[in-house]
RNA sequence: UUUUCCGAUUGGACCAUCGCGUCAGAGUUUACUCUGGCGAGGAAAGUCCGAACACCACAGGGCACCGUGCUUCCUAACGGGAAGACCCGCGAAAGCGGUGAUGGCACGUGCAGCAGAAAAUAGACCAGCCGAUGGCGCCAACCGGUUUUACCGGGCGGCGAACAGGUGAUGGGUGAAAUGGUGGAGUAAGAGCCCACCGGCGUCCCGGGUGAUCGGGGCGGCCAGGUAAACCCCACGGGGUGCAAGGUCAAGCAGUACCGCUCGUUUGGUUUGCGCCAGACGAAUAGACGGCCCGUCGAAUAUGCGGUACGGGUAGACUGCUAGAGGCUGACGGUGACGUCAGUCCCAGAUAAAUGAUGGUCUCGUUGGCGAGGUGAUUGCGGACGCCCGCCGAUCAGACAGAAUUCGGCUUACAGAUCGGAAAAACCG
Numbered sequence: 001u002u003u004u005c006c007g008a009u010u011g012g013a014c015c016a017u018c019g020c021g022u023c024a025g026a027g028u029u030u031a032c033u034c035u036g037g038c039g040a041g042g043a044a045a046g047u048c049c050g051a052a053c054a055c056c057a058c059a060g061g062g063c064a065c066c067g068u069g070c071u072u073c074c075u076a077a078c079g080g081g082a083a084g085a086c087c088c089g090c091g092a093a094a095g096c097g098g099u100g101a102u103g104g105c106a107c108g109u110g111c112a113g114c115a116g117a118a119a120a121u122a123g124a125c126c127a128g129c130c131g132a133u134g135g136c137g138c139c140a141a142c143c144g145g146u147u148u149u150a151c152c153g154g155g156c157g158g159c160g161a162a163c164a165g166g167u168g169a170u171g172g173g174u175g176a177a178a179u180g181g182u183g184g185a186g187u188a189a190g191a192g193c194c195c196a197c198c199g200g201c202g203u204c205c206c207g208g209g210u211g212a213u214c215g216g217g218g219c220g221g222c223c224a225g226g227u228a229a230a231c232c233c234c235a236c237g238g239g240g241u242g243c244a245a246g247g248u249c250a251a252g253c254a255g256u257a258c259c260g261c262u263c264g265u266u267u268g269g270u271u272u273g274c275g276c277c278a279g280a281c282g283a284a285u286a287g288a289c290g291g292c293c294c295g296u297c298g299a300a301u302a303u304g305c306g307g308u309a310c311g312g313g314u315a316g317a318c319u320g321c322u323a324g325a326g327g328c329u330g331a332c333g334g335u336g337a338c339g340u341c342a343g344u345c346c347c348a349g350a351u352a353a354a355u356g357a358u359g360g361u362c363u364c365g366u367u368g369g370c371g372a373g374g375u376g377a378u379u380g381c382g383g384a385c386g387c388c389c390g391c392c393g394a395u396c397a398g399a400c401a402g403a404a405u406u407c408g409g410c411u412u413a414c415a416g417a418u419c420g421g422a423a424a425a426a427c428c429g
Base pairs, nucleotide, nucleotide: 001425002424003423004422005421006420007419008418009417010416012362013361014360015359016358017357018356020039021038022037023036024035025034026033027032041400045411046410048409049408050407051406052405053242054241055240056239060294061293062292063291065238066237067236068235069234070084071083072082073081074080085102086100087098088097089096090095103233104232108231109230110227111226125172126171127170128167129166130165133164134163136160137159138158139157142154143153144152145151146150180198181197182196183195184194199223200222201220202219203218204217205216206215207214208213246319247318248317249316255310256309257308258307259306260305261304262283263282264281265280266279267278268277269276270275287297288296289295326345327344328343329342330341331340332339333338364398365395366394367393368392369391370390371389373388374387375386376385381429382428383427
């Protein structure tokens, strides 16, 4: 200097004319005119999380179900963010990276095709080692018998082979994965069977750290693969529905069927009395509270009312609707995410859905020419190439993409520019 990748910010400005929406003020035959202010995003997308707010509703407990899962901190909260720890990979190390859903498999139950002898209370297929034990064969001290220097029988000891057997993961094979390492002792041979050291695991103590954890020491032969985005266990958390929530007004029709409109005490009134009416208190039922249980609330007083099911009609207007866990600037604190304080600003509220069109100027970008300019890897020279600078032009905003209750995150898309980081490459004479 060039290229690629990752991350952050940005992703046009001004003037004029006309047009659109909204807010405020004024004028005003109410719907117009004038003046002024404001008018799409970093993702407005996805609808994946969390909340504000509204209603269920006066609003609790448990089970089931769901979510999260190393520590500390930030935050209204989060499955988010910051900084660390451990683990894994690369590296001699320093360090770099994340391909990490990071509580528990030594509680239990499962799963891992095929292959392989065997897949976790998991081994002997082939090769190998052994010969203590049983058996076989040979030599053969010694003993007995006899037909007496030979044969038969018994059989201590030794040797041999390796039938039965013992061994064990040493070599091989199978598989994604096959039962710690080194050196000894012991044994027929061999094995943590035993011992020393190392490694792992468990436990206790000391020290550093807020903590996850790190370092050191003692004891214990305990040596017990994988998988929990398998069932399961543990810890923490979680009511539901959602602006199509909800509130007000208007309009409109058609009902049918079923169930129910309860009990007690007491006060007042009325009645010849039975009873009736009104009120108060208590109990109960339908029903309501995402599923279930507890619990809480809790009607309806008769041709009217309350529920359940089916059916019919209306679906228009206003509101919710934008001042906020708000933006910007500065100081202080903090490794950081972020917090505190001070100042300042108001930055769309549409409702079939506005925020646009035309013209001009400028700039970013792209691109052409000129220059005896500068510069690069190389000590010098020349050339080619790249970049920068100066001058003169051309074209001219060009990626992803449009608010609909709001906010904090995550995920996805993105031409170009700037900044930061990582990697690679670097001409000819």
Predicted 3D model of a 429-nucleotide RNA (Bacterial RNase P class A) from a Bacteroidota bacterium. Of the family's consensus pairs, 97% are formed in the model. Its mean pLDDT, the model's own confidence on a scale to 100, is 78. Rfam family: Bacterial RNase P class A. For this family Rfam cites "Identification and characterization of small RNAs in Yersinia pestis" (Beauregard et al., RNA Biol, 2013). The sequence was found by an Rfam model in a public genome assembly.